[in-house]
Molecule: small-subunit ribosomal RNA
Organism: metagenome
RNA sequence: AGAGUUUGAUCCCGGCUCAGGAUGAACGCUGGCGGCGCGCUUUAUGCAUGCAAGUCGAACGGGAACUUGGUUUUCGGAUCAAGGGAGAGUGGCGAACGGGUGAGUAACACGUAAGUAACCUGCCCUUAAGUGGGGGACAACUCUGAGAAAUCGGAGCUAAUACCGCAUGUGAUGGUAGAGGUAAUGCUUUAUCAUUAAAGCCUUCGGGCGCUUGAGGAGGGGCUUGCGGCUGAUUAGCUUGUUGGUGGGGUAAUGGCUCACCAAGGCUUUGAUCGGUAGCUGGUCUGAGAGGAUGGUCAGCCACACUGGGACUGAGACACGGCCCAGACUCCUACGGGAGGCAGCAGCAAGGAAUUUUGCGCAAUGGGCGAAAGCCUGACGCAGCGACGCCGCGUGGGGGAUGAAGGCUUUCGGGUCGUAAACCCCUUUUCUCAGGGAGGAAUAAUGACAGUACCUGAGGAAUAAGUCAUGGCUAACUACGUGCCAGCAGCCGCGGUAAAACGUAGGUGGCAAGCGUUAUCCGGAUUCAUUGGGCGUAAAGAGGGCGCAGGCGGCUUGGUAAGUCAGAUGUGAAAUCUCCCGGCUUAACCGGGAGGAGCCAUUUGAAACUGCCAGGCUUGAGUGCAACAGGGGGAGGUAGAAUUCCCGGUGUAGUGGUGAUAUGCGUAGAUAUCGGGAGGAAUACCAGUGGCGAAGGCGGCCUCCUGGGUUGUAACUGACACUUAAGCCCGAAGGUGUGGGGAGCAAACAGGAUUAGAUACCCUGGUAGUCCACACUGUAAACGAUGGACACUAGGUAUAGGGAGUAUCGACCCUCUCUGUGCCGUAGCUAACGCGUUAAGUGUCCCGCCUGGGAACUACGGCCGCAAGGCUAAAACUCAAAGGAAUUGACGGGGGCCCGCACAAGCAGCGGAGCGUGUGGUUUAAUUCGAUCCAAAGCGAAAAACCUUACCAAGGCUUGACAUGUCGGAAGUAGUGCACUGAAAAGGAAUCCACCUGUAAAGUCAGGAGCCGUCACAGGUGCUGCAUGGCUGUCGUCAGCUCGUGCCGUGAGGUGUUUGGUUAAGUCCUGCAACGAGCGCAACCCUUAUCGUCAGUUGUAUUCUCUGGCGAGACUGCCCUGCAAAACGGGGAGGAAGGUGGGGAUGACGUCAAGUCAGCAUGGCCUUUAUGCCUUGGGCUACACACACGCUACAAUGGGUGGUACAAUGGGCUGCAAUGGAGCGAUCCGGAGCUAAUCCCUAAAGCCAUCCUCAGUUCAGAUUGCAGGCUGAAAUUCGCCUGCAUGAAGGUGGAGUUGCUAGUAACCGCAUAUCAGCACGGUGCGGUGAAUGCGUUCUCGGGCCUUGUACACACCGCCCGUCACGUCAUGAAAGUCGGCAACGCCUGAAGUCGAUGGGCUAACCCUUAUGGGGGGCAGUCGCCGAAGGCGAGGCCGGUGAUUGGGACGAAGUCGUAACAAGGUA
Repeated sequence: AGAGUUUGAUCCCGGCUCAGGAUGAACGCUGGCGGCGCGCUUUAUGCAUGCAAGUCGAACGGGAACUUGGUUUUCGGAUCAAGGGAGAGUGGCGAACGGGUGAGUAACACGUAAGUAACCUGCCCUUAAGUGGGGGACAACUCUGAGAAAUCGGAGCUAAUACCGCAUGUGAUGGUAGAGGUAAUGCUUUAUCAUUAAAGCCUUCGGGCGCUUGAGGAGGGGCUUGCGGCUGAUUAGCUUGUUGGUGGGGUAAUGGCUCACCAAGGCUUUGAUCGGUAGCUGGUCUGAGAGGAUGGUCAGCCACACUGGGACUGAGACACGGCCCAGACUCCUACGGGAGGCAGCAGCAAGGAAUUUUGCGCAAUGGGCGAAAGCCUGACGCAGCGACGCCGCGUGGGGGAUGAAGGCUUUCGGGUCGUAAACCCCUUUUCUCAGGGAGGAAUAAUGACAGUACCUGAGGAAUAAGUCAUGGCUAACUACGUGCCAGCAGCCGCGGUAAAACGUAGGUGGCAAGCGUUAUCCGGAUUCAUUGGGCGUAAAGAGGGCGCAGGCGGCUUGGUAAGUCAGAUGUGAAAUCUCCCGGCUUAACCGGGAGGAGCCAUUUGAAACUGCCAGGCUUGAGUGCAACAGGGGGAGGUAGAAUUCCCGGUGUAGUGGUGAUAUGCGUAGAUAUCGGGAGGAAUACCAGUGGCGAAGGCGGCCUCCUGGGUUGUAACUGACACUUAAGCCCGAAGGUGUGGGGAGCAAACAGGAUUAGAUACCCUGGUAGUCCACACUGUAAACGAUGGACACUAGGUAUAGGGAGUAUCGACCCUCUCUGUGCCGUAGCUAACGCGUUAAGUGUCCCGCCUGGGAACUACGGCCGCAAGGCUAAAACUCAAAGGAAUUGACGGGGGCCCGCACAAGCAGCGGAGCGUGUGGUUUAAUUCGAUCCAAAGCGAAAAACCUUACCAAGGCUUGACAUGUCGGAAGUAGUGCACUGAAAAGGAAUCCACCUGUAAAGUCAGGAGCCGUCACAGGUGCUGCAUGGCUGUCGUCAGCUCGUGCCGUGAGGUGUUUGGUUAAGUCCUGCAACGAGCGCAACCCUUAUCGUCAGUUGUAUUCUCUGGCGAGACUGCCCUGCAAAACGGGGAGGAAGGUGGGGAUGACGUCAAGUCAGCAUGGCCUUUAUGCCUUGGGCUACACACACGCUACAAUGGGUGGUACAAUGGGCUGCAAUGGAGCGAUCCGGAGCUAAUCCCUAAAGCCAUCCUCAGUUCAGAUUGCAGGCUGAAAUUCGCCUGCAUGAAGGUGGAGUUGCUAGUAACCGCAUAUCAGCACGGUGCGGUGAAUGCGUUCUCGGGCCUUGUACACACCGCCCGUCACGUCAUGAAAGUCGGCAACGCCUGAAGUCGAUGGGCUAACCCUUAUGGGGGGCAGUCGCCGAAGGCGAGGCCGGUGAUUGGGACGAAGUCGUAACAAGGUA
């Protein structure tokens, strides 16, 4: 720091996703050790049990157990004295700290900075003064009563640092009168008057600790204020103690804090009120930063303690482990009544994805009490559990190649795991055992942790590796299995038989005691943009104007100092962070030092800029004066043309309309035409990318009223300006209301056409409406898809309006200038297109708006409207895109140019008949397989009776019909094979009997080959042509397809290859930011036509023909002509041939997953006594039918018969076969000649003559019968030919369709490959030998240029809506259920305050001693008051028959709306 993903590719906009870091985490797999941290985020849910706040006998009375001594005794004990001091009580201090939690709270709660002249403060420190003398009680205790208990009552005794008077008054407080001071009240101070204190205990007798009244301090608090930090306007108004004042009350203290009276204020678009959410901060995470998110542990503050209310005590509480009341819940109960509050530490239950031990200790630190010893302390220090996090360490190190075994893979050679292992040497962190053993302790004592850390020794490589990934992003690949299944997936996307993406294995990569996943936050995201974005077409400029607030604002002088800038001071807690140093072996962790910083406050200064105050100026703005143009607006009048209608005349059969019709109108007289009249609406020509207006918009002419603009001048004002949320006004068409009007046009509607349908397009009619008046609606692609104002930044040209200059007699022209409207264009900008002084350039100011697509210009709510509807405006859910511009193609029922037997013009056909062949279909045991638009179908097949043959039935074989290798074996072996069995294959007693090498007397031996058996393997026309090679078809013998360098473009790409000519041709010429080149074209090659020459077997007759070789010839070379020129075209000459002479071979880049695994080859899969091999027979030849290609015909241009003539290409020894002979003939006999220019196969149409005379025939020949021939082992299924007989359909063929442009079509025969035989097919050959072509409108195909595109699998494309089905979320809905907060009324606990207080009452006073007073208490009443009840509304949520649209879903239905002129733009 970026990457993936929209496209065929590109650039851009834009979203989605990923890589990083983090966590109080959880889950999956795994797990050796240690250190330091952290650990209920959920139900502020409920809690069993234990503990968490006590202490003081040196404040006080009393005193149990126990001990000692004495007395007494009935020997049980009793009693006295001394010691002892538990538990309880009075009293003091503490319990308001510490610990927990985050429910509430949007607030002076928090943070920060100030204020307090408006305040308090126990214990502590400093300081001043004092501490005298009295009194009366109440607990405990004793007796007694009530109760289940909790607890309570009565009587009596008693102490104090408990309580109450009196004295004193340093002082303090209050009143009065002064003085000083302050911004200022309750500040300071003088005099005087009044009021007002105390407690003792201990002692070593020195004193110490207390107590009281003050002053000061420290620390702690209360209150007030400025500023700061969430969200919603689909919450816009809120408030009655409310805002202020006076007075009373209250408080430590200010204050409507409270009350009485008075006034009517206060807050709010700088967001009040209301709703939602939330403890705040230091900090933490992330980020380059600015920011964003967050507030767990630690620290500061706040709030809370079952829920709600309340006060008491106290220095401090409205009090977590206190009290009272109400409520809910739980527990005890004798039913009468009581008890309780873990959000303290552990722990339990529940909830949850999820969070620990009912541990040890007060040794340390800290706290409470105490004079102290000490006691208490779940604060705290430690330990336990948990990989929850961070950090550190280890699981060994060195050597070791037969690269072991084994796994995986393989092209079978190998490769890889891999120096990895084994093996050898070494070490001991860790582990186990043993020994020693701290510091933390400040000491005389005291260590929970802990026999821990650490040290030493011994043992032994021993005790210790997983997890995720491996298609791209993103480091890391193979095999097998699976076969759109199972599954994966963060995004793109994988999986349909060769998956690097699923699963497994091996390998590899990453991290490592962890690794992955999930969740959440920041980042990347400049994707809310202050730093740091945009708005012509991608999302985005409001339809236009006026305009308050607000924002912003010309030149200049002086002042000021609010903003601004600089310095100083204070603050910014500690921890955290950064740097340095240090301590734990290191690190994490911890300690020390330094640094850092916004904001804030105070103060000193500066004065440029902004602001403010005062003054001036004229250039911005406005006014005046003089001119000018105009469909600017409003009102009234008026004109002509046209349409329609009415009346009348003429006139007769049609008219009208369309692609073509029809509906309609017309003999009741239309249309047409002439005259007259009525009425409404609109204003031809002028007329123009011309004018005016803010926009919408404005068009005959005249009059009246009226707005704005421009030019000139420089008289006046003197910044008066610009923009503008809210607000107000205008606002096309359509629509609405009321009343008019209504000619034409024309939604709806009707009819006619079209069509598969046609609720459309076309036609005939036709009502609202269009017009006027007055109201409303308030929207448009209201567009320049471009907000307004100002300034600056090359020009050229056209046009509208004005002015000036020069010139001129004058006008026009010319030059300059201002304002408007257009085009082209520089710089610049832009993703590109494009914009370009009329900016989309460069800047300033203000406003509006945007933040992925869909859902959605929607729902709900609100406002507006008579309604229709408008404005404002979401979410759930869903997708990974949606989009802009440009590029290359392809396509178009777009355009232009051109070509082709493409059409046209012709000739001959096919399609009808019969037959042949092929295909489909059907049938079958099998009818083997493939080919299926052109480009399958007389195709593979240049030959299916057996064979072929792959198919079927049956019978056989299993190392096999065929190849190679290993091992073993036999021996008249291998082989042959009579007879016999069998359909054959095959078996097979007999018979015969080998080959090669060496050796040998020798069928002697050894080996090979062969045979038999075994194992590897063979074999497969089995599958996949969508795994392939090779070959082929097709577009198409069409003229195209590309490259190098350069140039243009951000880029895909373009240019070249386009333009103008020309050609069969990207053929050539010309021009040109291109210049060249390649594959194609052409040529080179073969053949043919003419000639020369050479040679020549054969034929023959020397020439000549012929055959073969070598040459010549044709090149637009020559002439004329057209085009600007050239290329080239047209004409001509010569020539056998003339403009590529004819024909052939030759097929560019590519397309069709075209065809072929059955020609061959080949990956993979399948099969192996069978899907292999052999054999016999059958089938491929079937037959209702359909199609394709042919043959023969339908006849007289013919048929029959007779006679007669002329080829070429080819073939021939298992062959061609002559003459001759036999047969009607096929053919047979026979064999001359020929291994071929020698011999043979070998012509027919034609010509001559004759018969037939238009008929189903002397046409045609199918079919069938009989008789023959040939080939072959074999002719039945199933061959060909001959003769005789038979004599079917068929009389020229519908829609449609094929071939052909010259030696061509058509007609005629011949040869040949295959082949034993079989051709109407194929490939060739010659003979006879035409017609037509105006031309390119149309059909088909193709090429080039251009245009549009939402197509790119490329129009057989894409794509829209209803309906049907399923799923999901959501709106409405009669209702129904619940929550929240206010409001009104009723009732009203505890309690403070107030009133009363006839009952009760120790301290003080008076008293005649009885009582009275003062004071107090109970009780009662009042205000307030939590909770509760009743009531009507508000807001929010759940649910709801039914219903609305929406999204998504597999190949569903109907149509074809959009994209091309998308077929009606």